The RNA shown here (transfer RNA) has 72 nucleotides and comes from a Chloroflexota bacterium. The organism belongs to Chloroflexota, within Bacteria. It matches the Rfam family "tRNA". Rfam classes the family as a transfer RNA. Rfam's curators write: Transfer RNA (tRNA) molecules are approximately 80 nucleotides in length.
RNA sequence: GGGCCUGUAGCUCAAGGGUAGAGCACCCGACUCAUAAUCGGGCGGUUGUGCGUUCGACUCGCACCGGGCCCA
Numbered sequence: 001g002g003g004c005c006u007g008u009a010g011c012u013c014a015a016g017g018g019u020a021g022a023g024c025a026c027c028c029g030a031c032u033c034a035u036a037a038u039c040g041g042g043c044g045g046u047u048g049u050g051c052g053u054u055c056g057a058c059u060c061g062c063a064c065c066g067g068g069c070c071c072a
Base pairs, nucleotide, nucleotide: 001071002070003069004068005067006066007065010024011023012022013021018055026042027041028040029039030038048064049063050062051061052060
């Protein structure tokens, strides 16, 4: 220098054009003499940044930024 993959909640990951979800973590409650486990509820996000396409973008296109792999 070229190619490919990837970036979504504190963490691990879903959602592949039509209002962004789950598990764990955290907070509150139930249970217990108490703690843990278990159960119920709650808190959670400018979807890496910008511009475009579209009635509508996490999703499609371009550029840039970060991470990973391959080639030279």